[in-house]
Formats: sequence, structure tokens, C1' cells
RNA sequence: UAAAAAAUAGUAUAAAGGUAGUACUGGAAGUUUUGAGCUUCCAAGCGGGGGUUCAACUCCCUCUUUUUUAA
Repeated sequence: UAAAAAAUAGUAUAAAGGUAGUACUGGAAGUUUUGAGCUUCCAAGCGGGGGUUCAACUCCCUCUUUUUUAA
């Protein structure tokens, strides 16, 4: 310099244009003599900006960051 890929909760990882899920972690309650474990509930998320659409994590453009490949 060119090409490609990725960005979702504190962490990891899904999601087809139609309510953004799961696990771990965190908080509360129950169980227990206590703790651990188990059960239930709660909190926490779509990288920024624009466009298309009745409706965008999803499609398009651009920016930022990261990774890979080639020179």
C1' cells in the first nucleotide's frame, strides 16, 4: 500500500428483515447448624454516523478499532 474478516451484558458465544437468546460471573430469596452444592427470581448488551424499509444486530455506504494474508 492492497485485499479479506470481525466488533452483541463484566466474560464467552448465538440470532432468519418482525419482542436480542444461552452459559459463566454479580445481586436477592429458599434449602442447610455453618459453608459448599442445588432451586427460583433479578440486573446487565447490538462499536460511532448516515441510507433503504411499515419495521434493521441483520441489507447498503462511511468512520473507528482489532485480526489475517500478499507485497